[in-house]
């Protein structure tokens, strides 16, 4: 280095519930632990949410679609950094 143990030592935390932030998606903090060897950090490629905003369709609401914004690294994959040491 590759691999990851019914191994040490620690590490994070999904639903849910509380309080804030936001249009929203979700984010933060507190509690909780489904689950995680990178469930650390990155939105760079795919993928997925959201529709404040502009555009287009539609007579018009309601709606559909498209761009831009925001959002998910606990959805795949890339990039970068990182503890432990059985067995192979």
């Nucleotide at each position: 280095a590759a691999c990851g143990a019914c191994a040490a030592a620690g590490g994070c935390a999904a639903a849910c519930c509380c309080g804030g932030c936001g249009a929203a998606a979700g984010c933060c903090g507190g509690g909780g632990a489904c689950g995680c060897a990178a469930a650390g950090c990155u939105a760079c490629g795919g993928g997925c949410c959201u529709a404040u905003g502009c555009c287009c369709c539609g007579c018009a609401u309601u709606g559909g679609g498209g761009c831009a914004c925001g959002g998910c690294c606990g959805c795949c994959g890339g990039g970068c950094u990182g503890c432990c040491g059985a067995a192979u």
c-di-GMP-I-GGC riboswitch aptamer from a Bacillota bacterium, 88 nucleotides, folded computationally.
The coordinates come from a structure-prediction model, not an experiment, and the mean pLDDT is 84.
The organism belongs to Bacillota, within Bacteria.
Of the family's consensus pairs, 91% are formed in the model.